[in-house]
Context: one part of a larger RNA
RNA sequence: GGACGAACGCUGGCGGCGUGCCUAACACAUGCAAGUCACGGGGGCCCGCAAGGGCAACCGGCGAACGGGUGCGUAACACGUGAGCAACCUGCCUUUGUGUGGGGGAUAGCCGGGCUAACGCCCGGGUAAUACCGCAUACGGUCACCGGGAGGAGUCUCCUGGUGAAGAAACCUCCGGGGCACAGAGAGGGGCUCGCGGCCUAUCAGCUAGUUGGCGGGGUAAUGGCCCACCAAGGCGACGACGGGUAGCUGGUCUGAGAGGAUGGCCAGCCACAUUGGGACUGAGAGACGGCCCAGACUCCUACGGGAGGCAGCAGUGGGGAAUCUUGCGCAAUGGGCGAAAGCCUGACGCAGCAACGCCGCGUGCGGGAUGACGGCCUUCGUGGUUGUAAACCGCUUUCAGCAGGGACGAAAAUGACGGUACCUGCAGAAGAAGCCCCGGCUAACUACGUGCCAGCAGCCGCGGUAAUACGUAGGGGGCAAGCGUUGUCC
Numbered sequence: 001g002g003a004c005g006a007a008c009g010c011u012g013g014c015g016g017c018g019u020g021c022c023u024a025a026c027a028c029a030u031g032c033a034a035g036u037c038a039c040g041g042g043g044g045c046c047c048g049c050a051a052g053g054g055c056a057a058c059c060g061g062c063g064a065a066c067g068g069g070u071g072c073g074u075a076a077c078a079c080g081u082g083a084g085c086a087a088c089c090u091g092c093c094u095u096u097g098u099g100u101g102g103g104g105g106a107u108a109g110c111c112g113g114g115c116u117a118a119c120g121c122c123c124g125g126g127u128a129a130u131a132c133c134g135c136a137u138a139c140g141g142u143c144a145c146c147g148g149g150a151g152g153a154g155u156c157u158c159c160u161g162g163u164g165a166a167g168a169a170a171c172c173u174c175c176g177g178g179g180c181a182c183a184g185a186g187a188g189g190g191g192c193u194c195g196c197g198g199c200c201u202a203u204c205a206g207c208u209a210g211u212u213g214g215c216g217g218g219g220u221a222a223u224g225g226c227c228c229a230c231c232a233a234g235g236c237g238a239c240g241a242c243g244g245g246u247a248g249c250u251g252g253u254c255u256g257a258g259a260g261g262a263u264g265g266c267c268a269g270c271c272a273c274a275u276u277g278g279g280a281c282u283g284a285g286a287g288a289c290g291g292c293c294c295a296g297a298c299u300c301c302u303a304c305g306g307g308a309g310g311c312a313g314c315a316g317u318g319g320g321g322a323a324u325c326u327u328g329c330g331c332a333a334u335g336g337g338c339g340a341a342a343g344c345c346u347g348a349c350g351c352a353g354c355a356a357c358g359c360c361g362c363g364u365g366c367g368g369g370a371u372g373a374c375g376g377c378c379u380u381c382g383u384g385g386u387u388g389u390a391a392a393c394c395g396c397u398u399u400c401a402g403c404a405g406g407g408a409c410g411a412a413a414a415u416g417a418c419g420g421u422a423c424c425u426g427c428a429g430a431a432g433a434a435g436c437c438c439c440g441g442c443u444a445a446c447u448a449c450g451u452g453c454c455a456g457c458a459g460c461c462g463c464g465g466u467a468a469u470a471c472g473u474a475g476g477g478g479g480c481a482a483g484c485g486u487u488g489u490c491c
Base pairs, nucleotide, nucleotide: 001491002490003489004488006487007486008485009484010483013362014361015360016359017358018357019355020354021320026318027317028316030315031314032313035062036061037060040059041058044055045054046053047052069273070272071271079197080196081195082194083193084192085191088190089189090188093186094185095184096183097182098181099180100179101135103133104132110125111124112123113122114121115120142165143164144163145162146161147160148159149158150157151156171178172177199245200244201243206236207235208234211233212232213231214230216228217227218226248270249269250268251267252263253262254261255260275296276295277294278293279292298309299308300307301306326352328351329350330349334348335346336345337344338343365396366395367394368393375387376386377385378384400432402427403426404425405424406423410418435480436479437478438477439476440461441460442459446475447474448473449472450471456463457462
C1' cells in the first nucleotide's frame, strides 16, 4: 500500500447492487417450512326430488432419499484430476417388442361393546380395491444340461442353436384417453477400484493378529479379509510407517511484476452431520434433519400407573460474545412434488423490512461581488498581516430529497407479491443535506497561549524539568470525504 462476513470511536443526505452469529454443532416459547391424488376402493357427513356437486377420515398410489441448514467429525480414495469395472444398480423420462386370461382369502374405514388422566389400546361383527395370494400363458429374459462360432486381459467375455425347469400383470374411463406386467436400448443418476496431487510434528521409530496372502464358503446390486472356517507367515516403514496436533475438500478469493504466500465467508460442485451413541425397517434410492426402535443426557405433561419432545429449515427468544437482521408479503415469475386436468402444496424461490457492513454513483449549489466590513487570531503595534470572494448584496440553476398528476416491463389467453414502485411530466425554493483525522522527522500541513519530567503524547525515533511547531486549547493550514480514524487478521 492492498484486502475484510469485521468490530470500536466521532459523524451521517440520497440511490443501485451485494452482504449480514466468524463465538455456544448452547438451550429453545410460538407460528409456518411436504404434501398430493375423489379418473384405484368401499363407506361416512352436507346440499339436491333426481342427475349431480362438495367435505374430508381410512385402505391404496406417488412423493417425502429432492429442495433447505450446518461444518461437528474426517489427514480419508473425503476431495481434485485422470483412468478402469471382463465386478455393478437405476423409480420417474424417451424409445422398441410382447402381453393385460381366470380365481381366492383377508383387513382398515363402518357398526356394536370395553379399558385409559392422557397418549392411545383391546374384543366381536361385517365390507372393497390399481392392497394381498395361488393358477394359466411366456416374445424376450433367468437357471441347468448338450453343442457351434468369434475374441481376449488370468479367474474368462461376446454371438448363436437345441432340450428342460421355475417365474408376470390391474384395471379405470366421459371411449378421447390414462394405466399395469415382462424384456431390450438410451439418457440422466448412483456404487466400487486404481495412478497422481494438496497440513504441522522425529521432543512420535518402529507398527501390525483379520494382521498380509491363499483355498473354500457366507453376504452384497457388485469386487474385496467385507465376514467366517482352514492353511501359510506374511504386510508396512527415514521416499517418514505407527502415534500426536490441526483441518471439511475443490472451482475460487486476497496479495504479489511473477514465482510464491495466505485463505476456502457469499455463489457453484463433492463430502459429512441432524440432541449424544447404536440399530435395522420400508423403498428404485436412506442405514433417512421435520420416519421407526433401543439406550443416555435434558425439557415438558401426569390422575404417579404412564406419556410427549428434538430450529445445524424460515422468522423469533434466552445465553455466550467486540459483533451479525423482520415472529413481514406472495406463490405473480423461476423451479420442485402430486394430479388426466382444473388445481393444491412449496419460509425453495421472488420480493419487501433493518444495518454506511461493503462496492459503485450522486448531492450538499453556480456566476458576479472589495469599503478587502464586523468578529476571531497573529502582530515588528502601522493607514499592519490573516481568515477572505469568504460573508452581506445582485443574478442564475433545481440534480437528490419534498409536493401533485400520469404510470409500466417482468405475462404467452387469464393471472403481478414487488407497487401506485421504477420511470415520465409539472410545482416551490439555495431552499432540507459535512464531517473526521492530522500538522517534530519518516509525512503534506505553524503560530499564540496554558502547562512545567506535572498533566499528558507516542507506529518507530522520541517529546514534556519556564519561551514545547511533539502535551491541552485557539486561530490558521494539510489530507480524505458520507465518511474519517483506531484495533484485529492476511499478503